[in-house]
RNA sequence: GCGGCAGUUGUCCAGCCUGGCCAAGACGUGGGCUUCCCAAGCCUGAAACCCGGGUUCAAGUCCCGGCUGCCGCA
Numbered sequence: 001g002c003g004g005c006a007g008u009u010g011u012c013c014a015g016c017c018u019g020g021c022c023a024a025g026a027c028g029u030g031g032g033c034u035u036c037c038c039a040a041g042c043c044u045g046a047a048a049c050c051c052g053g054g055u056u057c058a059a060g061u062c063c064c065g066g067c068u069g070c071c072g073c074a
Stems, first nucleotide, its partner, number of pairs: 001073007010027003020057001029045005050066005
């Protein structure tokens, strides 16, 4: 230099191909119930789409450019 893959709550990870109300789940975490206390259990809350632009009524998803990481080729 070229090509491929990946980037989403604190962590892990799905959704992307096939655009559509409130972005799913697990762990963690705040509050409550229960208990003499703790743990466990149950109820409930907060928290995320790498950056910029474009297309569209509507973008995490499609298109373009960029950044970061991993792999391969040279």
The RNA shown here (transfer RNA) has 74 nucleotides and comes from a Candidatus Woesearchaeota archaeon. Its Rfam family is "tRNA". About the family: Transfer RNA (tRNA) molecules are approximately 80 nucleotides in length. It is annotated as a transfer RNA. Model confidence (mean pLDDT): 82 of 100. The sequence is in RNAcentral, with records from ENA.